This is a predicted structure of a 111-nucleotide RNA (SAM riboswitch aptamer (S box leader)) from an uncultured Solirubrobacterales bacterium. It matches the Rfam family "SAM riboswitch aptamer (S box leader)". Rfam links the family to the GO term regulation of gene expression. The sequence was found by an Rfam model in a public genome assembly. Model confidence (mean pLDDT): 82 of 100.
RNA sequence: GCCACAUCAAGAGGGGUGGAGGGAAAUGGCCCAGUGAAACCCCGGCAACCAAUCGGAGCUCGUCUCCGAAGAAGGUGCCAAAUCCAUCGGCAGUCAGCCGGUAGAUGUGGG
Repeated sequence: GCCACAUCAAGAGGGGUGGAGGGAAAUGGCCCAGUGAAACCCCGGCAACCAAUCGGAGCUCGUCUCCGAAGAAGGUGCCAAAUCCAUCGGCAGUCAGCCGGUAGAUGUGGG
């Protein structure tokens, strides 16, 4: 990088190194940034996808599948703004919104 499924308006930052960019890409907008961007490291935190634990249901009876609970020692992820917003389509129409799609991100499974 490819395929499938689930989720994406909640939540959670300090320090060190670094030294001008960053918010996925393009365009437009709007923001963040020398009161220090990206990146890397340390510590802290959030969350609960997977694993593990408990309970229930199912039939193909496998320590399988589905549903739920609690917890946070394991594997990831994440810690400005809705995935920052728009872009394509539908409805609405300056009270300028709503819904969906594409794309993307994360997790799990598969090839």